[in-house]
RNA sequence: GAGUUUGAUCCUGGCUCAGGACGAACGCUGGCGGCGGGCUUAACACAUGCAAGUCGCAGGGGAUUCAGGCCUUCGGGCCUGAUGAGACUGGCGCACGGGUGCGUAACACGUAAGCAAUCUGGCUGCAGGAGGGGGAUAACCCCGCGAAAGCGGGGCUAAUACCGCAUAUUUUGCUUCGGCCGCAUGGCCGGGGCAGCAAAGGAGCAAUCCGCCUGCAGAUGAGCUUGCGGUGCAUUAGCUAGUUGGGGAGGUAACGGCUCCCCAAGGCGAUGAUGCAUAGGGGUUCUGAGAGGAAGAUCCCCCACACUGGCACUGAGACACGGGCCAGACUCCUACGGGAGGCAGCAGUGAGGAAUAUUGCGCAAUGGAGGCAACUCUGACGCAGCCACGCCGCGUGCCGGAUGACGGUCCUAUGGAUUGUAAACGGCUUUUUACAGGGAAGAACCGCUCUGACUCGUCAGGGCCUGACGGUACCUGUGGAAUAAGCACCGGCUAACUCCGUGCCAGCAGCCGCGGUAAUACGGAGGGUGCAAGCGUUGUCCGGAAUUAUUGGGUGUAAAGGGUGCGCAGGCGGAGGUUUAAGUCCGGGGUGAAAUCUUGCCGCUCAACGGUAAAAUGGCCCCGGAUACUGGAUGUCUUGAGUGUGACAGAGGCCGGCGGAAUUCGUAGUGUAGCGGUGAAAUGCACAGAUAUUACGAAGAACACCAGUGGCGUAGGCGGCCGGCUGGGUCACAACUGACGCUGAGGCACGAGAGCGUGGGGAGCGAACAGGAUUAGAUACCCUGGUAGUCCACGCCGUAAACGAUGAGUGCUAGGUGUCGGGGGUCAAACCUCGGUGCCGGAGCUAACGCAAUAAGCACUCCGCCUGGGGAGUACGCUCGCAAGAGUAAAACUCAAAGGAAUUGACGGGGACCCGCACAAGUAGCGGAGCAUGUGGUUUAAUUCGAAGCAACGCGAAGAACCUUACCUAAACUUGACAUCCUUCUGAUCGGACCUUAAUCGGUUCCCUCCUUCGGGACAGAAGUGACAGGUGGUGCAUGGUUGUCGUCAGCUCGUGUCGUGAGAUGUUGGGUUAAGUCCCGUAACGAGCGCAACCCUUGUCUUUAGUUGCCAGCAAGUAAUGUUGGGCACUCUAGAGAGACUGCCGUGGAUAACACGGAGGAAGGUGGGGAUGACGUCAAAUCAUCAUGCCCCUUAUGUUUAGGGCUACACACGUGCUACAAUGGCCGAUACAAUGGGUUGCCAACCCGCGAGGGGGAGCUAAUCCCAUAAAACCGGUCGUAGUCCGGAUCGCAGUCUGCAACUCGACUGCGUGAAGUCGGAAUCGCUAGUAAUCGCAGAUCAGCAAUGCUGCGGUGAAUACGUUCCCGGGCCUUGUACACACCGCCCGUCACACCAUGGGAGUCGGUUGCACCAGAAGUCGGUAGUCUAACCUUCGGGGGGACGCCGCCCACGGUGUGGUCGAUGACUGGGGUGAAGUCGUAACAAGGUAGCCGUAGGGGAACCUGCGGCUGGAUCACCUCCUUU
Repeated sequence: GAGUUUGAUCCUGGCUCAGGACGAACGCUGGCGGCGGGCUUAACACAUGCAAGUCGCAGGGGAUUCAGGCCUUCGGGCCUGAUGAGACUGGCGCACGGGUGCGUAACACGUAAGCAAUCUGGCUGCAGGAGGGGGAUAACCCCGCGAAAGCGGGGCUAAUACCGCAUAUUUUGCUUCGGCCGCAUGGCCGGGGCAGCAAAGGAGCAAUCCGCCUGCAGAUGAGCUUGCGGUGCAUUAGCUAGUUGGGGAGGUAACGGCUCCCCAAGGCGAUGAUGCAUAGGGGUUCUGAGAGGAAGAUCCCCCACACUGGCACUGAGACACGGGCCAGACUCCUACGGGAGGCAGCAGUGAGGAAUAUUGCGCAAUGGAGGCAACUCUGACGCAGCCACGCCGCGUGCCGGAUGACGGUCCUAUGGAUUGUAAACGGCUUUUUACAGGGAAGAACCGCUCUGACUCGUCAGGGCCUGACGGUACCUGUGGAAUAAGCACCGGCUAACUCCGUGCCAGCAGCCGCGGUAAUACGGAGGGUGCAAGCGUUGUCCGGAAUUAUUGGGUGUAAAGGGUGCGCAGGCGGAGGUUUAAGUCCGGGGUGAAAUCUUGCCGCUCAACGGUAAAAUGGCCCCGGAUACUGGAUGUCUUGAGUGUGACAGAGGCCGGCGGAAUUCGUAGUGUAGCGGUGAAAUGCACAGAUAUUACGAAGAACACCAGUGGCGUAGGCGGCCGGCUGGGUCACAACUGACGCUGAGGCACGAGAGCGUGGGGAGCGAACAGGAUUAGAUACCCUGGUAGUCCACGCCGUAAACGAUGAGUGCUAGGUGUCGGGGGUCAAACCUCGGUGCCGGAGCUAACGCAAUAAGCACUCCGCCUGGGGAGUACGCUCGCAAGAGUAAAACUCAAAGGAAUUGACGGGGACCCGCACAAGUAGCGGAGCAUGUGGUUUAAUUCGAAGCAACGCGAAGAACCUUACCUAAACUUGACAUCCUUCUGAUCGGACCUUAAUCGGUUCCCUCCUUCGGGACAGAAGUGACAGGUGGUGCAUGGUUGUCGUCAGCUCGUGUCGUGAGAUGUUGGGUUAAGUCCCGUAACGAGCGCAACCCUUGUCUUUAGUUGCCAGCAAGUAAUGUUGGGCACUCUAGAGAGACUGCCGUGGAUAACACGGAGGAAGGUGGGGAUGACGUCAAAUCAUCAUGCCCCUUAUGUUUAGGGCUACACACGUGCUACAAUGGCCGAUACAAUGGGUUGCCAACCCGCGAGGGGGAGCUAAUCCCAUAAAACCGGUCGUAGUCCGGAUCGCAGUCUGCAACUCGACUGCGUGAAGUCGGAAUCGCUAGUAAUCGCAGAUCAGCAAUGCUGCGGUGAAUACGUUCCCGGGCCUUGUACACACCGCCCGUCACACCAUGGGAGUCGGUUGCACCAGAAGUCGGUAGUCUAACCUUCGGGGGGACGCCGCCCACGGUGUGGUCGAUGACUGGGGUGAAGUCGUAACAAGGUAGCCGUAGGGGAACCUGCGGCUGGAUCACCUCCUUU
């Protein structure tokens, strides 16, 4: 820097990614070289070999071999000389080098000092010395024991082995004198006296060399002491008896409780003692801008360790890796009696593990040990081997080459694109590989030799000789593109895209997330991107992360201010002066090893790597200086703070007393039937007299009004009145003190309510409990009762939303306006001022909201607290508590979020306003009956399919007997019923007839083309072939188109500007008004678009034009009668064109507006009525079966044809209708008035027949002409008389008519007969506001006919009601709350059930570690002793001295017993927690969430929860009060 919480936004905050690094590992792949690196795990166990020896110039001795000689039994022996192994005595070394990181939180390490408290082999320098003796002992020989390892005894012998003696200082001890130095203890130097302590030889002809002894000094190495530094836990808070100090002694190289005796009682610790856990430390390494963080491989320094534990010996040095003793575990050998061993050296083996190499070569170089030296030894080291483990370098070719080849892939637009100059092909080069030849540096020494110089010890130079690596590096040649490319990725972050397969499967995934049929995210492919002998993955560290914030964060609401105060330590602290110089600053000195890092130069062809020089190493120490600031010391000051004097306000606290109102109870009176309670009720009380009312009495608790964002108090909190005691505050004055201050970890005190203990008290209220209701249930809300409690005293508890969710203190920074207390001022005010308490608001701050002198602003000081959500304020531990519980306070595991503020919507059983047949007011219905029709369900071979709340259900379907038809059964066909193309053949096809069949299919037969340039063509058929046809098969969640719906609701947006960090807002809100975002006004908005309205059609009036098929007033003719005829176009009507209506006019209201109301005129009046017209969008709404269409599927079938059947089934349920239930009616008779439409495959007149459906008949009509076609209700008259009827017509029987190939399943109609239910319909529910509802008939589409009672139209008759907007439903606008955004059909809580995971408790069990007490005590040092033994010296020869062994004592490892602490593992059972697919029960929370929620506490309940008490607003709504602002 990016991704990720949201619909979007800003913030907070976590998670994740991009970078670098690695002793790595794993997967795929792999050409070369250089330089490095290579058991991070089991300090697990180790076979085998090697890793420390050397010196014959310290010593004794000498196997063997060789030469010569002698002897011989011919095996050999002996002598001389040479050689000199192995072992032994002795010296030096083995304490270095090499390995490992167990232990160690420590003077172990780092750094800086100190040792006046020390040692130091070998090395260097200086000084001095080495005289003379002695006694042993290994080897060797002999004997013995033993399996072995080994051991014992006897005898011989040497030394540079050992021991006396002599001599000796600048040595050591004692003593004494003098000088100098030091902070002190004390040290140094010099002089005198006394006492003690030395020595070794070897080589050489020799010179001499190598050794030896003493002392001093140097160098090196080591030891000790100290300051400072580097780790986690306080859920480790107290630790300590040699402990702290002193006197003395011992011990050590040396100081020291290091050890011991005695004395004192100290020492350490919140600046973290002690304990536990973890860990070698540093130079450095990685990362980072740095500060930091993490690490401590390789290399260097230090430490520790060497199977585990203990111990000492030797030595200059060890308590000793390849030495010793003991104990333990383990392994091996054994003759069972005993023995041996220690790879954390180099290789190597097993084991462990994700994982780490050769049982290599060489001492050539460097270094080490020994040696005079040659030399020997050296798994140190130098090299090689293995491993892409890392870094660096090189290569796998270069140039040309378009027909843009083949092939692959993709779009398919059929022509392209891409792979791609890539290939082929032509030319060039040869690093590397291969082969061949040449071929180093590293080599200097030593030795031999030559030369020169010389201080005669040596030095310099030349020659010869010495190389593991090494068949090396390097150079040259031959040859030929020849020998050499992979890995990961391609949804975003993040560079890189398409096809196929798959179909929430298989799988991917670092985070977000992909996959449910079109996946750039899975798998494959093509292409691309990145890196490259590597590339990815995994793990770890730093970074990004300002995500522990010193640099550099926060704390009103996101996590976070302690409930409040007092106050020890600590931190910080007013003004002036003097002094000091600790901090601070400056200069100088020392140190800060080397390597590393950085820079310059240089060497390997470059680089990595290396060499050299510089710089750096932030630090520490020492010396000197400065004095502003901080600190220390000292003296002064008054402004901070306090005191004093005088006033003042107050529910501040504690104690005692008093008072009235109310409530309940008791007594008495009056009085009678209810009271009480609720949404409504009931439980309850009441005729045994309640409630009500009056009087009196008793009791307890609380104090109306005053009362106020008024007062007081640190907070909790405090309210009647009076008195007593008492704390604090404010003001005024300026007398006193003189910084006395602020904060405050621990600590102490106070601390609402609930709760606990003891004793009182108990009126009202009231957890629990009981009853009554409510409810599906109701462990609740409501009601009636009611116990603890509430009250008092004393004692606990110590928590709250203990809140201003805002720690305390100080200073500074615009204003305005209230209020409380005091002062000044005034006649009273105004005004000024100090101290409180509110509101508004500026700058500033803030993520925003907001805060704003009472800061959340600008600063300083101190304290508390936070670091993702959950787990969890939980577990364990500890402290407190009588208990309840409080305080402190994790982890495993799990998620990618959890959150704050604000925005837009949506929603609310929130609010305000408005509208609609939404309610209301009416009217007629539906729901009950019968039937019709559609649907569900069921049934069926099939009952084809679709439509599903409103917005499916008389819907698609404006016509299912066949057809339709998509369904079922059966029978057939296969290039097909239909389209295009190819080949061959035919001349037909069509039509007619016949056979067969259930029918199609199949078969037979008759008749039979056109054009022509005569080649053929057109057309048609048949056969064949394959491309293809065909599909009402799937997907409406792949789509187009069309449609429904909200809704004919008034809304939906944009440009520019402005405001806001932003999402967004503004405009579009507001005041009016309208049917309307309609219009007007206002206005940081100004305009505009799609909608509204208007323009269109129709209807209502008039005018005009035109009169046939329409009409007939007047004139004429005619008839039984009729516009029938002449004639006319006046009227009706028809259909063209116009007029008309615009709030235009008047009045009133309104803001002078918009507009509203009333009126006039008018056929019509405020969009006149009706229609068409449907904004942005919503519902993945409907339709793949109207049509079109992507993809998928079928292809002798899911296609096509045919017959029959089905879609018409029927226990049932629902919707929509028709007909009714009757008298506003039925029936009979008579009589009147329409409009819209339709008609040649048609409508069909007159007339005749039939009771009728209908039949016959045939005129007219392609229609203002003819026909359908008599309209019916109505009106008039008659009858019926309230009944299952003269209502109603279902059902059934018989007989017919018509359509049609055909009415059985399954048509309509007619006549006669039959005469069911039904007497107005439960809950519930629909339509309609005027020519409307209701009622009456007529027509049409579809159609052969018709199941039409449907649908679409037409006219006739023709109402009632609307107070109004409280309520139901839907909608619009504003506002409010929200945990919703898939948007309330939302979200979401807890128990229970199931599965899995981690964890707490748990009778215990097992193990580690550790404390205390005791037992025991190996080896060993030290001490004691004198039992045994005893070479050197002494001796008076007895012995002594000394030593060794033995024994004893102290200490002590392993071990044992007992008892604690602590950690880990495990444990029947058990507790909660987390996570899981669509389980169960409820509905707690989010809206007033339907009882506002939440906090603390207590009780109760399946569960969420409920209830009581106190508290909070982080509660909606309404009202009131106060304050502020505007008008």
Annotation:
This is a predicted structure of a 1527-nucleotide RNA (small-subunit ribosomal RNA) from an uncultured bacterium. Rfam family: Bacterial small subunit ribosomal RNA. Gene Ontology terms of the family: ribosome and structural constituent of ribosome. Its mean pLDDT, the model's own confidence on a scale to 100, is 85. The RNAcentral record of the sequence draws on ENA, Greengenes and SILVA.